Predicted 3D model of a 351-nucleotide part of an RNA (small-subunit ribosomal RNA, central domain) from an uncultured bacterium. Model confidence (mean pLDDT): 89 of 100. Rfam family: Bacterial small subunit ribosomal RNA.
Context: one part of a larger RNA
Formats: sequence, structure tokens, C1' cells
RNA sequence: CUGGGCGUAAGGCGUCUGCAGGUGGUUUCUUAAGUCUACUGUUAAAUCUUGAGGCUCAACCUCAAAUCUGCAGUAGAAACUAGGAGACUUGAGUAUAGUAGGGGUAGAGGGAAUUUCCAGUGGAGCGGUGAAAUGCGUAGAUAUUGGGAAGAACACCAGUGGCGAAGGCGGCUCACUGGUCCGAUACUGACGCUGAGGUGCGAAAGCGUGGGGAGCAAACAAAAUUAGAUACCCUGGUAGUCCAUGCCGUAAACGUUGGGCGCUAGAUGUAGGGACCUUUCCACGGUUUCUGUGUCGUAGCUAACGCACUAAGCGCCCCGCCUGGGGAGUACGGCCGCAAGGCUAAAACUC
Repeated sequence: CUGGGCGUAAGGCGUCUGCAGGUGGUUUCUUAAGUCUACUGUUAAAUCUUGAGGCUCAACCUCAAAUCUGCAGUAGAAACUAGGAGACUUGAGUAUAGUAGGGGUAGAGGGAAUUUCCAGUGGAGCGGUGAAAUGCGUAGAUAUUGGGAAGAACACCAGUGGCGAAGGCGGCUCACUGGUCCGAUACUGACGCUGAGGUGCGAAAGCGUGGGGAGCAAACAAAAUUAGAUACCCUGGUAGUCCAUGCCGUAAACGUUGGGCGCUAGAUGUAGGGACCUUUCCACGGUUUCUGUGUCGUAGCUAACGCACUAAGCGCCCCGCCUGGGGAGUACGGCCGCAAGGCUAAAACUC
């Protein structure tokens, strides 16, 4: 290289967008680059193969044939790929009537709880645990009532329910804003798909600067437990958690399943929209259709488990990745970063 694979055995980039590249719907005419046919030239000899012959045989040698799958030229073919010119509407998109939603950004205001402060009542404990102690409390705690302050998070609704490319998103409301779905027509006319590099986004933790700090809580301190206890339990408690802004760029970033398109039994939930039937109307209900999200299951697939129209089935296109375990996602080098570190990524040796 050919070949085989990537849910769980090694293996899908965290995710989108997108330059190059690869690939690409129906149809007419044309060109003849790819493709195909014929011929010509060339394709050294030796070698290889086949048939003869010569050394007593063989190796070896000689002769003849075949071959030299390639390249170039000439003449032709036009189905397919490709180029050129034109047409089309089913892919894709635009306009338009609607539509559900914790999609995003910024602002205003809300109630419960917690802590704390002030005041009243009250008077000895509270707290905590397996049991305790550290701790708090006669300088009046805990409890309870009234008032004030602060920060953070939004019970119930809440649902294998919704939205988003992923990360993720949940009290209420206003403004701005992205995307989806469904219906009906009109329009554009292949404008599509994927995507090496590149760009953007990207939980938590962490870092820089400036704020904020109620609760929680790495580190730390003390009390326990214990043979010990640098833990589990308890009392405290600082970074941090929160906000603004700038970095970091990683996760079991998981459906451990890349994206797109087409095809392939059903059954049953649920979410959004449409059509029809029923109904005096509404509501409820029934049938059906499109889109999403679940459960079960046929064929098929799978090593099995399982997957099964949301495929891991049957096919096509493009990208990424794997190649025994350890060494090692490490060293070195390069790039990035303030740092922490990240990305790329070996070998010796060993089994």
C1' cells in the first nucleotide's frame, strides 16, 4: 500500500462555522480531457516463457517464436465522468399566515429562607453526636415577637416534558435578539453535502485587575474516633463560590455512538402544529399527517450484551481516528499561556 475496523474489546475531534479540497439532482445540444476501439512508431540486448537444436545427460550454450501490460502519434465512438451553452423543479433557499419554548443579552422590581444588627418577653441552658467534647450562653444565649441590613439561590408548578450546535438554560416582568416547527401559495433555479488547515463558542476548577461576601466551604485550627487517623463525624474557618472585565481551553465535554441524504414491519406513551369526522356552539373524543422526545418489538445486524425509521439494519458522499500491554499522553523540540499548564508527540528498555 492492499485489507480490516471505531456503543462496551484500541479507536468519533467538546462543539459550530467555514477557505482550499473531495463529492454532488432532472434534461437537451456540443467538445472530446478522462474512458473505449483500430492502426502506426517506439518499447536495446541479455533475462523470463514456449518450441527446436549443440556439448554422452544436466547445468550451460545456440536458433526461432512469444512477450515487453508502457509512452507518443493518427483515425474514429460519445453511454458514463468532466468542460462549454441552454432548460427544469423534486434538493437547498427566500417571501408570506401562524406557532411552542428554562434559547441568548441587558435592565427593573418580588416573596420564602439563612445570617446578622436593634428593641421587647423570658431566665438557664443551647448546640452537636453512635456517644461525646471543642464551641455559644447570667456581660442574658437558645426560644419567641416587632423592626432594619446584606448576599446568594429561586420550593411547589416540574414531567425519560421544553429550548439550544455543544457547553448549557428554571421565580415574575420589560426591551433587544438567534434558531425551530406547521400550513398555503408565489419566487430563485442545484445556489447542495462534507470539510485538512483557519476562526468563533466552550462546565467546573484555576489565574490577573477592581468590587462583593449571607450561606456553603479546599487549606488551616481545635474536639472526637483510632494502635495511629495528616481521614470519615463535630465546632470553627480563609481562598473560592457571586458581579464586571481579561485569560485559561480542559472534563466520564457520554448516547462512551462524527455530519449529510435515501430506503427498510408494527405496537404504545408524550410535546408542538395542521387537516377531517363527531358535537346546536365550545369543550371532550375519534381518524389522519408533519416535526421532536421515550418505551417495546419484526426483519436485519452484533463476539455477546444489545441496536432496531432517533439503527449499532441496507446503501452513497465527506471528515476524524485505531493497529499488543507497560514505558507514556511521558521526554525532547515547536506553538500557545501571566502562571498552572495545554496542543502536537517519540525512543531505549521490558513483558